[in-house]
Context: one part of a larger RNA
Molecule: small-subunit ribosomal RNA, central domain
Organism: uncultured Thermoanaerobacterales bacterium
RNA sequence: CUGGGCGUAAAGAGCUCGUAGGCGGAAAAAUAAGUCAGGUGUGAAAAGUAUGGGCUCAACCUAUAUAGCGCAUCUGAAACUGUUUUACUAGAGUAUAGGAGAGGGAAACGGAAUUCCUGGUGUAGCGGUGAAAUGCGUAGAGAUCAGGAAGAACAUCAGUGGCGAAGGCGGUUUCCUAGCCUAAAACUGACGCUGAGGAGCGAAAGCAUGGGGAGCGAACAGGAUUAGAUACCCUGGUAGUCCAUGCCGUAAACGAUGGAUACUAGGUGUGGGUAUCGCAAGAUAUCCGUGCCGCAGUUAACGCAAUAAGUAUCCCGCCUGGGGAGUACGGCCGCAAGGCUGAAACUC
Numbered sequence: 001c002u003g004g005g006c007g008u009a010a011a012g013a014g015c016u017c018g019u020a021g022g023c024g025g026a027a028a029a030a031u032a033a034g035u036c037a038g039g040u041g042u043g044a045a046a047a048g049u050a051u052g053g054g055c056u057c058a059a060c061c062u063a064u065a066u067a068g069c070g071c072a073u074c075u076g077a078a079a080c081u082g083u084u085u086u087a088c089u090a091g092a093g094u095a096u097a098g099g100a101g102a103g104g105g106a107a108a109c110g111g112a113a114u115u116c117c118u119g120g121u122g123u124a125g126c127g128g129u130g131a132a133a134u135g136c137g138u139a140g141a142g143a144u145c146a147g148g149a150a151g152a153a154c155a156u157c158a159g160u161g162g163c164g165a166a167g168g169c170g171g172u173u174u175c176c177u178a179g180c181c182u183a184a185a186a187c188u189g190a191c192g193c194u195g196a197g198g199a200g201c202g203a204a205a206g207c208a209u210g211g212g213g214a215g216c217g218a219a220c221a222g223g224a225u226u227a228g229a230u231a232c233c234c235u236g237g238u239a240g241u242c243c244a245u246g247c248c249g250u251a252a253a254c255g256a257u258g259g260a261u262a263c264u265a266g267g268u269g270u271g272g273g274u275a276u277c278g279c280a281a282g283a284u285a286u287c288c289g290u291g292c293c294g295c296a297g298u299u300a301a302c303g304c305a306a307u308a309a310g311u312a313u314c315c316c317g318c319c320u321g322g323g324g325a326g327u328a329c330g331g332c333c334g335c336a337a338g339g340c341u342g343a344a345a346c347u348c
Stems, first nucleotide, its partner, number of pairs: 004319003007302002012316001014201004021194003025088001027086005033081002035077008048066007091191001092188003096183004103177007110154001114150008125136002162169002206247006215241002220236004258315006266293012297304002321348003330341004
């Protein structure tokens, strides 16, 4: 390379946009690059293959044919692919009328709780645990009432509910803004799919500068436990957690399942529409999403099963025994931490 694979055995990039490239709906005409047929030339000899011949056979030598699957050129075919032109509407998009939503950004506001401060009442405990102790408290704690301050998070609603490409998103209101669904079918007329490089987004932790700091809380200190206890438990507590701006670019970034399109029994929930029937409750049909069960099929099995891991096509990424190792070296990126790319010796 051929071939085989990627839910769990090695293997789907964290996600999206998109360049080159690859692939691409239905009709007509033209063309003849690919494709197909035929002719001509060339494709040295030897070697190879087939059939003969010569050394007693064979190896070996030799004659003829063939092969050399190719290239060039000429002639022809026109189904398919390509190209050009014309025309189409089923893909895709635009406009119209409705619809749902924690989609994103900014600002303002709200109540409960927590902690702290001030004052009142009040007195000896509080707190914590398996049990304790450290800790707090007669300088009046804890409890309780009133007032004030601060920061962070938004109970109930809340739901295998919703939205988002993923990460993720949950108090209320306003402003700005993106996507999605449905109906009807007005417009464009293949404008599409995928996507090497590339670009952007990307939880938490971490980093830089400046703020903020209630609660929680790595590190740290103390108390316990224990043979020990650099832990689990307890009392404290710094960074951090929060905000702004800029980095970092990783996760069991998971559905461990790339994207797109088409097709292939059913049943039952649930979210958002539409149509018809019905006084209503609701029923039926249909589209989009989200769950469960299940046939065919598939799978090593588990399972998957119209949200496929079924049947097919197109494009991308990735895998090729374990360890060494996601290491070394080099390169690129980063303030750093480190990230991306990524071996070999050796060994089993």